[in-house]
A computed fold for a 503-nucleotide part of an RNA from an uncultured bacterium, annotated as small-subunit ribosomal RNA, 5' domain. It matches the Rfam family "Bacterial small subunit ribosomal RNA". Rfam links the family to the GO terms structural constituent of ribosome and ribosome. Model confidence (mean pLDDT): 83 of 100. The RNAcentral record of the full RNA draws on ENA and Greengenes.
Context: one part of a larger RNA
RNA sequence: GGAUGAACGCUGGCGGCGUGCAUAACACAUUCAAGUCGAACGGUGACGCACCUUCGGGUGCUGAUCAGUGGCGGACGGGUGAGUAACGCGUGAGCAAUCUGCCCUAUACUCAGGGAUAACACAGGGAAACUUGUGCUAAUACCUGAUGACAUAUACGGAUCGCAUGUUCUGUAUAUCAAAGCUCCGGUGGUAUAGGAUGAGCUCGCGUAUGAUUAGAUAGUUGGCAGGGUAACGGCCUACCAAGUCUGCGAUCAUUAGCCGAACUGAGAGGUUGAACGGCCACAUUGGAACUGAGAAACGGUCCAGACUCCUACGGGAGGCAGCAGUGGGGAAUAUUGGGCAAUGGGCGAAAGCCUGACCCAGCGACGCCGCGUGCGGGAAGAAGGUUUUCGGAUUGUAAACCUUAGUCAACAGGGAAGAAGAAAGUGACGGUACCUGUGGAGGAAGCCACGGCUAACUACGUGCCAGCAGCCGCGGUAAUACGUAGGUGGCGAGCGUUAUCC
Numbered sequence: 001g002g003a004u005g006a007a008c009g010c011u012g013g014c015g016g017c018g019u020g021c022a023u024a025a026c027a028c029a030u031u032c033a034a035g036u037c038g039a040a041c042g043g044u045g046a047c048g049c050a051c052c053u054u055c056g057g058g059u060g061c062u063g064a065u066c067a068g069u070g071g072c073g074g075a076c077g078g079g080u081g082a083g084u085a086a087c088g089c090g091u092g093a094g095c096a097a098u099c100u101g102c103c104c105u106a107u108a109c110u111c112a113g114g115g116a117u118a119a120c121a122c123a124g125g126g127a128a129a130c131u132u133g134u135g136c137u138a139a140u141a142c143c144u145g146a147u148g149a150c151a152u153a154u155a156c157g158g159a160u161c162g163c164a165u166g167u168u169c170u171g172u173a174u175a176u177c178a179a180a181g182c183u184c185c186g187g188u189g190g191u192a193u194a195g196g197a198u199g200a201g202c203u204c205g206c207g208u209a210u211g212a213u214u215a216g217a218u219a220g221u222u223g224g225c226a227g228g229g230u231a232a233c234g235g236c237c238u239a240c241c242a243a244g245u246c247u248g249c250g251a252u253c254a255u256u257a258g259c260c261g262a263a264c265u266g267a268g269a270g271g272u273u274g275a276a277c278g279g280c281c282a283c284a285u286u287g288g289a290a291c292u293g294a295g296a297a298a299c300g301g302u303c304c305a306g307a308c309u310c311c312u313a314c315g316g317g318a319g320g321c322a323g324c325a326g327u328g329g330g331g332a333a334u335a336u337u338g339g340g341c342a343a344u345g346g347g348c349g350a351a352a353g354c355c356u357g358a359c360c361c362a363g364c365g366a367c368g369c370c371g372c373g374u375g376c377g378g379g380a381a382g383a384a385g386g387u388u389u390u391c392g393g394a395u396u397g398u399a400a401a402c403c404u405u406a407g408u409c410a411a412c413a414g415g416g417a418a419g420a421a422g423a424a425a426g427u428g429a430c431g432g433u434a435c436c437u438g439u440g441g442a443g444g445a446a447g448c449c450a451c452g453g454c455u456a457a458c459u460a461c462g463u464g465c466c467a468g469c470a471g472c473c474g475c476g477g478u479a480a481u482a483c484g485u486a487g488g489u490g491g492c493g494a495g496c497g498u499u500a501u502c503c
Base pairs, nucleotide, nucleotide: 001503002502003501004500006499007498008497009496010495013372014371015370016369017368018367019365020364021330026328027327028326030325032323035072036071037070040069041068043066048061049060050059051058052057079283080282081281088208089207090206091205092204093203094202095201098200099199103196104195105194106193107192108191109190110189111145112144113143114142120135121134122133123132124131125130151176152175153174154173155172156171157170158169159168161166181188182187209255210254211253216246217245218244221243222242223241224240226238227237228236258280259279260278261277262273263272264271265270285306286305287304288303289302308319309318310317311316336362338361339360340359344358345356346355347354348353375405377403378402385396386395387394388393409444411439412438413437414436415435419430447492448491449490450489451488452473453472454471458487459486460485461484462483468475469474
């Protein structure tokens, strides 16, 4: 000198764009943050229309709404960095050892049956959470059968290729496995197989912090055989056999730490950092476990155990903000319990649409960067006042007054967007915002630090090794340009200085 998610002191006019718990992964009151589908299903049946009527009502049509069964989505999106020194991450390869819902392409099929169950009704138990029994009913829920190959498995052959096990193509035989309907009749679903796309899993080479005042570590440990398990290879697991495996090119242990694209700095090499934005990983009160599913060992799912909090009729129950706001606490320190789904994107749905604290906006903070303003021009009686003085003057200083003038920002008034897409129509939270026009008039808008040398900028008074200053050298003990105040000057400027950290 540059930089910061900064803080502190003094000061503070406006706008744009960014950014804002770095500390206690501490505890959390309250609202909201993941639902949707009636074109899968049985029910419920408001409003309305038509007809009948004994005027009480009844029947038919349409069908809002609602809990339940069922489907898809709650594995995305959002948060945090505790753990992790590791194939976690980065980079480059591999899978002849793998899976992949929704989506796209192609082929074939979509036949015949069955038994239940929630809702509901009735009867109970419980303070509650919730739960039991009996009876009835539907489905794209569940089950059985049929059909079935270019699928899978086995057996016997042939050809081809490679990288060792083997791969690919092909022939014959045997065995095994499927489906679901709805409809506004236009469609849309279902099943099987093959291919694609996307996503994921696994393996390997290289790279990835400090310590030797850590030198030995290891028994599923290292390898083999057989089996189990997995989508898949594998001590992943089990039995048996062998005694191996890693290590001074640093094993093991200890400490610290999420990694990267990038960011800061630097001429570069390098050093430091990993906030914001993007990719990957890990975690969701602590520890463990599986279920469902294409996908989870699942933040707003389940079960068990621990700690904590709450309710209780003492028998038993409920909860998890490292989602958005917000509260307490900790701290030098970090924001609103705001608006909207208008846009972008996501889930469901045929669609209308519903949901969306993702997101888009607004609010707060000079926290950062950038831009603008606080006037421009003229003006010597060099006014008054201040400071100083050798008392002549010098300086503040064209500075002010005064004259002339432009109107930025702010204020008020009138108009008023783009962002909205697909032929039209409709649809804007921001927002009566940006912007344009007019009114008016210098009016509403300057501070902070320094002045001994380094280092741009000096005098007076006070103080008297005191009070104090200080980054280093150092200053102060009676003439202090170094302390304090004043005048003046220098620097930067809506900021200035200090502290902390990095280069």